[in-house]
RNA sequence: AGAACGAAUAGAGGCGCGGCUUUCAAAAGUAGCGGGAUCGAGGUUGCCAGAACCAUAGAAGUCUUGUGAAAGGGUAAGCUGCCGAAGGGGAUAUCCGGCAAGUUGACCCUGGUCGCAGCGGCCAACAGCUUUGCGACUGUCAUCAAGUAUGAUGGAGUGCUAUUUACUUA
Numbered sequence: 001a002g003a004a005c006g007a008a009u010a011g012a013g014g015c016g017c018g019g020c021u022u023u024c025a026a027a028a029g030u031a032g033c034g035g036g037a038u039c040g041a042g043g044u045u046g047c048c049a050g051a052a053c054c055a056u057a058g059a060a061g062u063c064u065u066g067u068g069a070a071a072g073g074g075u076a077a078g079c080u081g082c083c084g085a086a087g088g089g090g091a092u093a094u095c096c097g098g099c100a101a102g103u104u105g106a107c108c109c110u111g112g113u114c115g116c117a118g119c120g121g122c123c124a125a126c127a128g129c130u131u132u133g134c135g136a137c138u139g140u141c142a143u144c145a146a147g148u149a150u151g152a153u154g155g156a157g158u159g160c161u162a163u164u165u166a167c168u169u170a
Stems, first nucleotide, its partner, number of pairs: 001168002006165006014083001016082007024074001032067007042054003046099003086110004093103002111138008120130003140155006
C1' cells in the first nucleotide's frame, strides 16, 4: 500500500420478522352436563387389535328443555428477542402391539412487503396461515448507459456495507 481467497465485530432494508402479556369481537347459545320423550343393542380411547369398564334397572342415535364453556385463529395496545430475522418441505432417529400424532431434525427452497388468482391442510369462517403463479413497490450487488443523483438488465441473504485482523507485496 493492498487485504482477493479467510476470520472477528458492528450495522442497513420496512406496513421488517418472531415471542409473551392484556383487551375486544367471534367461536356460541356450540361442545359438555342435567331432566323428559322416542327408539331398541351396542358404547367408551385419534384408528385397528387386545384389555378394562358401562349397558334391556335401557347403549348409541333423534327430538325437546334447563344450564352453559374453552382452545386454536382474528382486532387493538404494550413489552421483549432480532435482520435467515423467520417461514416452508423434509431423510434419519425416538415413542407405540401396529398406524397416526408428538419430539428430533441431516439436507433442500425463500432478499423483503403488498395485491390478484388457484391448490392443499387447519378452521365456525369466504377471516387468518402455508404454498404455487402473475404483477407492483422496495433494499442490496454486478454490468451497461447517462452526467446526474437517474434508467435498463441480471443475480441472491453462507448475500451486502463498515472497521479490524490473519495473509501478500514493496
RNAcentral holds the sequence, with entries from Rfam. Lysine riboswitch aptamer from Neglectibacter sp. 59, 170 nucleotides, folded computationally. Of the family's consensus pairs, 98% are formed in the model. The source organism's lineage runs through Bacteria, Bacillati, Clostridia, Eubacteriales and Neglectibacter. Its Rfam family is "Lysine riboswitch aptamer". On this family, see Sudarsan et al., Genes Dev 2003: "An mRNA structure in bacteria that controls gene expression by binding lysine".